Context: one part of a larger RNA
Parts: sequence; structure tokens; C1' cells
RNA sequence: UGACGGGGACCCGCACAAGCAGCGGAGCAUGUGGUUUAAUUCGAAGCAACGCGAAGAACCUUACCAGGUCUUGACAUCCAAUUGACCGUCUACUAAUCUAGACUUCCCUUCGGGGCAGUUGAGACAGGUGGUGCAUGGUUGUCGUCAGCUCGUGUCGUGAGAUGUUGGGUUAAGUCCCGCAACGAGCGCAACCCUUAUUUUUAGUUGCCAUCAAGUGGAGUUGGGCACUCUAGAGAGACUGCCGGUGACAAACCGGAGGAAGGUGGGGAUGACGUCAAAUCAUCAUGCCCCUUAUGAUCUGGGCUACACACGUGCUACAAUGGUCGGUACAACGGGCAGCAAAGGAGCGAUCCGGAGCGAAUCCUAACAAGCCGAUCCCAGUUCGGAUUGCAGGCUGCAACUCGCCUGCAUGAAGUUGGAGUUGCUAGUAAUCGCGAAUCAGAAUGUCGCGGUGAAUGCGUUCCCGGGUCUUGUACA
Repeated sequence: UGACGGGGACCCGCACAAGCAGCGGAGCAUGUGGUUUAAUUCGAAGCAACGCGAAGAACCUUACCAGGUCUUGACAUCCAAUUGACCGUCUACUAAUCUAGACUUCCCUUCGGGGCAGUUGAGACAGGUGGUGCAUGGUUGUCGUCAGCUCGUGUCGUGAGAUGUUGGGUUAAGUCCCGCAACGAGCGCAACCCUUAUUUUUAGUUGCCAUCAAGUGGAGUUGGGCACUCUAGAGAGACUGCCGGUGACAAACCGGAGGAAGGUGGGGAUGACGUCAAAUCAUCAUGCCCCUUAUGAUCUGGGCUACACACGUGCUACAAUGGUCGGUACAACGGGCAGCAAAGGAGCGAUCCGGAGCGAAUCCUAACAAGCCGAUCCCAGUUCGGAUUGCAGGCUGCAACUCGCCUGCAUGAAGUUGGAGUUGCUAGUAAUCGCGAAUCAGAAUGUCGCGGUGAAUGCGUUCCCGGGUCUUGUACA
């Protein structure tokens, strides 16, 4: 100087407390361990691995296994020879790749050749998701959006170092004020950026419809208009600016006014010096080591989907604040041409036929759901719950057996609120309700977004956990 303490003082955080909803019990989905297997590819491992890499494993993906094939190779550059092709279509063979055959088939030219492409040959080489993240770059997680981490000069100390950065107040903040052998500065904090809340102005179609007119079974449908809503550009607005009090005549704090908004208005992006030899050689790049008729390449089939069991994360429930049936209302973010697909028709339905319109403020997706108004059920393992299984269908796709999703009929399991323990959340939040998107041929209860309805509690900091500052002890470094 640090680190540590079941030392001290002060402070903060959904850390506790006060509340609300969960998890832990059930069924299923998904990930992991274990076991099994020819293979169940690999990685991730307390917090910070476990709906994680994977924004989507039937083939492909795919790295794994079995079997069949290739060896200058699936891919790149160079050399020589040779051909005028290659591609495409068809046929044969095969489990398939491979292979064989038929048809079709280049350009420029000084006619020497050149370009391009294919085939063959020789070797230089290619290739490796093989090893090492404890050789590395890059990227990322975490402490933590915590308020810290340092430097120059000066001063003090033999020195390691100290000072500044400590102290008195204050703040979300090393934020600011005052004091001080310190004076300044840098990286962080804050602000500048995006979004949201108010308003002015500009603009007015594809958006809107107050007034006027036309029109209808109904409709901004038409003329017309840009007032309003909205869209998207430019401004305004919030700064402790004003008032009162407290305070040290400070910084600041408390209360008030005005205001759409008040003290960082709400949310986001933004992550200091560093820590964990943290993660990643399987995104990529890369040193060294290793393989080179194989640890490379290709094809078919299988596996990654197994199942006594254990754990994590979710979904659905156990019902009456509910289930079922009928009627009826109100969104926002998005996406769409190898696409979204309307009307109309068929089907109980999934879906099919159909194809208007739309590269979209125009058309489509599109039905929002909880809600509200009625009816019914009457507390039951039930008109709760939907697992499982049987049958019959639909869709995508060469192909749904291993191994997809959806529909109908039938079946109707566990489950009556969950031990010890444990998680999230302080406001448009929790809870609850639906909608959209990425990936994607198909395949979400996951992920990322969007809006609707919309709470309770917060006395406080004794205690648990994590963190910050000062101080103290130490046989630790």
C1' cells in the first nucleotide's frame, strides 16, 4: 500500500421489512445431468451453465454412427497435354452418389495464336467443426450505470509511498459549496443523441370530415375542404427560473405558485481503471502441435428426438372474481411479390376452389382478447381440468415410419392451491388479456416487440445479501 475480520462509524440498492403474484406438489413443453447407445456431435458449469450458442435437427443443416465410394481431391493458384465445350433435356444402372450413352452446344484473330470452359496427368499444394481460450487477436459476460480510477507539477517522507481524492455540509453522482500544502488536468458522473408526454408553425395524400352539396339498405362513397384527428419536418417549453422557509450571507433541502410536464419528468442507447489465467481455436482470424488413399471429400440410412431417474426454466390447471352458449364494443407495433390474399362458393372443421386488390398511410393480413348485455351450470373430480390413446381427415415438403403441425369424433389420466425452502415486482409497475415479428417449405408454451384492463404496500434500516467512503486490528501478500 492492499486484502481480510462472526471490528467500529456513515450511506445506498426490491437487500430486508410492508404487500401482490409465483416457483417448489400435478400433467405437459423445453434445456441439463445421469444412464443407455453403433452414434446418442460439440461447447456452456455458483451468482455470471441449464427455453444458453440454436432467430427454429424429417433430408439438408450435421460437426456424430453404420455402410458404399473418391484420392491434386467438394474448394484456390500454378504447369503440360487434349477437347470445344460447360450447362441443359432424355435413357440405362444403383439404396444413392458415382458411372455409361443419345440429343443440343463458345468468342476474338494479324490465322502464328489468344481468351473462356471442360477433361486427363505430374507435383507444388489444397483440406481439417482435429488439439491447445493456460500461446493469442477480436468479441462477450460479471462486479456495475457501482462512483469510482488516475496523472503533471509542487510539498512531505531515507524509502515503499503519502498529499491532492482526507475534513464540515450536500447530492442519484469524486454532484456541488466551504475549508485545507496543495494547484491544476484526464478517464468516468452529468449534458449533448433517440423515444414518449404539451403546444406553435409549415405541408395536406394514400390520412381526416366540422361546415356546404350530392348520394345510400349501409358507407368520407362523390364533389369539396385541411378546421379537427393524424402523419413528419422545423421551432417553443423545465432552468430550482419565481415566491416563502431552513441553512454558514454557500451548496443545497422543504413547501408553494404558475404549468401538459417540477426538481435527472418517464423509458432507451451509452459500461471508467480494472477483477475472475471468466467464456469463446465450433462465427471469424491466428502461433505451435497433429492427420494427409485420411482426423480430408462425397452419398444412402440412422442419430442429435433414447429413458429407471435427478435438477433448472416455462405453459396449462386444480374452478363460480369461474366454465359453456348467444349477442355486442374499443387497440397498438408490425409484415407482404418464390409474397399478403379479399369478395363469393364447398366443408362441422383443419382446409380447399377462386382469384379482385396491393411492391402498400391506398389493398391484404385482421377475427383483437379480456370487457359489456343476456342464458345456463349449482360446488361435484363436476358442463372444472385437459394428459393419454383409438379412428377418420387436412397442410407443407422428393419424402412426415423412426421424427412435423393442424382439424373432427370418441377416450377423459394426474390435479381440490402444493413441505423445507425460494423468485420477481415500487406505477401505467405487478398481475391479467390478446396481437405482431424475426428465424422459417413446414414446424413456439421459447425469444423480441405491441397495445387493452389495471392494483396492493413502502413504518423503517435492528437483521440477511451485495456495494461505496472513512477508520481500526492483523503471525496474510

Small-subunit ribosomal RNA, 3' major domain from uncultured Fusibacter sp., 477 nucleotides, folded computationally. The coordinates come from a structure-prediction model, not an experiment, and the mean pLDDT is 83. RNAcentral holds the full RNA, with entries from ENA and SILVA.